[in-house]
Context: one part of a larger RNA
Molecule: small-subunit ribosomal RNA, central domain
Organism: uncultured Pseudomonadota bacterium
RNA sequence: CUGGGCGUAAAGCGCACGCAGGCGGUUUGUUAAGUUGGAUGUGAAAGCCCCGGGCUCAACCUGGGAACUGCAUUCGAUACUGGCAAACUAGAGUAUGGUAGAGAGAAGUGGAAUUCCACAUGUAGCGGUGAAAUUCGUAGAUAUUGGGUGGAACAUCAGUGGCGAAGGCGACUAUCUGGUGCGGUACUGACGCUAAGGCGCGAAAGCGUGGGGAGCAAACAGGAUUAGAUACCCUGGUAGUCCACGCUGUAAACGAUGUGUGCUAGCCGUUGGGGGUUUCGCUCUCAGCGGCGCAGCUAACGCGAUAAGCACACCGCCUGGGGAGUACGACCGCAAGGUUGAAACUC
Numbered sequence: 001c002u003g004g005g006c007g008u009a010a011a012g013c014g015c016a017c018g019c020a021g022g023c024g025g026u027u028u029g030u031u032a033a034g035u036u037g038g039a040u041g042u043g044a045a046a047g048c049c050c051c052g053g054g055c056u057c058a059a060c061c062u063g064g065g066a067a068c069u070g071c072a073u074u075c076g077a078u079a080c081u082g083g084c085a086a087a088c089u090a091g092a093g094u095a096u097g098g099u100a101g102a103g104a105g106a107a108g109u110g111g112a113a114u115u116c117c118a119c120a121u122g123u124a125g126c127g128g129u130g131a132a133a134u135u136c137g138u139a140g141a142u143a144u145u146g147g148g149u150g151g152a153a154c155a156u157c158a159g160u161g162g163c164g165a166a167g168g169c170g171a172c173u174a175u176c177u178g179g180u181g182c183g184g185u186a187c188u189g190a191c192g193c194u195a196a197g198g199c200g201c202g203a204a205a206g207c208g209u210g211g212g213g214a215g216c217a218a219a220c221a222g223g224a225u226u227a228g229a230u231a232c233c234c235u236g237g238u239a240g241u242c243c244a245c246g247c248u249g250u251a252a253a254c255g256a257u258g259u260g261u262g263c264u265a266g267c268c269g270u271u272g273g274g275g276g277u278u279u280c281g282c283u284c285u286c287a288g289c290g291g292c293g294c295a296g297c298u299a300a301c302g303c304g305a306u307a308a309g310c311a312c313a314c315c316g317c318c319u320g321g322g323g324a325g326u327a328c329g330a331c332c333g334c335a336a337g338g339u340u341g342a343a344a345c346u347c
Base pairs, nucleotide, nucleotide: 004318005317006316007301008300012315014201015200017198021194022193023192025088026087027086028085029084030083031082033081034080035077036076037075038074039073040072041071042070049065050064051063052062053061054060091191092188093187094186095185096184097182103177105175107173108172109171110154116148117147119146120144121143125136162169163168206247207246208245209244210243211242215241216240220236221235222234223233258314259313260312261311262310263309266292267291268290269289270288271287272286273285274284275283276282277281296303297302320347321346322345329340330339331338332337
């Protein structure tokens, strides 16, 4: 190098963009690099293999052949791959028309609720639990009415619903902005797929600086429970949760299922667009989201056109359990730590 694999047994990078590389639609011509046939030269001898010969046999020695699967030169072949030239439109893209959407950024606005503040009414409890107590309250609480402050989150609509590459996204308004899908026509003419390195995005927690702080709440304190209770329950409560800028770069980052393309029974629901039908209803079609299910696949469970089916292209990854995602080194980070990643030993 070669093999078998990666939903759940070990194994798909969290996700995208993309240089190199790998792979690449249809037709014609040309070339002859890959490919392929012949010839020539070379491929030392010995050894291996085959046929003989010599030591009484054998080992051993010896003659001939084959082989040396290779390389070079040269003459041919042209289906496929490549190069070059020309053309095409089925891949890809652009223009155009109208559509759906919690896609993203930044600004403003709104109502319900909780807390707090001052006033008013009002009086002895409130609160909490399995039961209690800590706590709060005659310095007037809880409750009730109206007023004010401030922060955070946006009930109903709401859906197996929608959008986004993933993380994720949910009040309203205008603004700036990305992408998908559908219809017919026109245009470009392979401009494509994948992607080691690289570069960007990336929940929560955490970190730095400066704000903000209503509710909730690690740590912490107290009350209970208990044999104990560093817990579960209760009363409080600080970081944090929120904002701006910067860092961190990890998750059961999950569909535990890489991306792209083509092909392979049906049935039902649903979202968006288009068509037929006089509207409704019904129906056809494209794209998405779900539920069953044939063939096939699978160790089974199950998957089943959104494949885990049948194929192709490219990348990533696995190779018994523990030691261990550890040590050491390197790189990154303010730190926490992250990435890369062993061995001895042991079963």